Record summary: Predicted 3D model of a 102-nucleotide RNA (Purine riboswitch aptamer) from a Mycoplasmatota bacterium. It was read from a public genome assembly, where an Rfam model found it. The coordinates come from a structure-prediction model, not an experiment, and the mean pLDDT is 75. It matches the Rfam family "Purine riboswitch aptamer". Rfam's curators write: Riboswitches are metabolite binding domains within certain messenger RNAs that serve as precision sensors for their corresponding targets. Allosteric rearrangement of mRNA structure is mediated by ligand binding, and this results in modulation of gene expression. A reference for the family is Mandal and Breaker (2004), "Adenine riboswitches and gene activation by disruption of a transcription terminator", Nat Struct Mol Biol.

[in-house]
Order: sequence, then structure tokens, then C1' cells
RNA sequence: ACUAUUAUACACAGUUAGUAUUAUAUAUUUUCGAAAAUAAGGUUCGACAGUCUCUACCCCGAAGCCGUAAACAACGGGACUAUAGUACGAUUCAUUUUAAAG
Repeated sequence: ACUAUUAUACACAGUUAGUAUUAUAUAUUUUCGAAAAUAAGGUUCGACAGUCUCUACCCCGAAGCCGUAAACAACGGGACUAUAGUACGAUUCAUUUUAAAG
């Protein structure tokens, strides 16, 4: 805030904003193109696919491999978004501003 009709007041109940959690989706993944780096390096951009599905498709770590070339592959940890269930839930919730604390 809403819950048959008229006005006011109160109470109860339910729903909802919202929070937490579980489940499903998707594996924070696949493929291709262009540019870029070179053992102190291994990156960046774009497109396609993936979901009864909108959005997202990255970050950090540690190690392999490549003897200087153009190519990487694998592992661990971390969410967001959509939908549904469960619990709490109306003076509460969300947003903005300011202040304080961390």
C1' cells in the first nucleotide's frame, strides 16, 4: 500500500515491497574472426551458440607448457541475474542527501 458496497475509527487475518536460504537455468562455458605480448610474456576487441529465461559470461590465486615462435591447455576459490519453494515481514521496505563507524 491492497483485500465486495456507503462514512468514520479500531482490531484481526491475508497479500505485497524487502531480507535470508534452498532448488532450477549455466558449465560465470563453447566456437569463430581481428589485433597484441613473448619465459619479468601468455592479452584485448567483436560476433555466434548455450537457458521453457531477462541479464551476465568476468576477477583473484597457484602451477604446467611453449627455448623465442605462434599457439596455448588444465586446476582451485568467488558471484550477479531470472523463476519457484520455505522462513521473517507495514512504521516497515526501497531510493536520495548528510553524518558517524568499519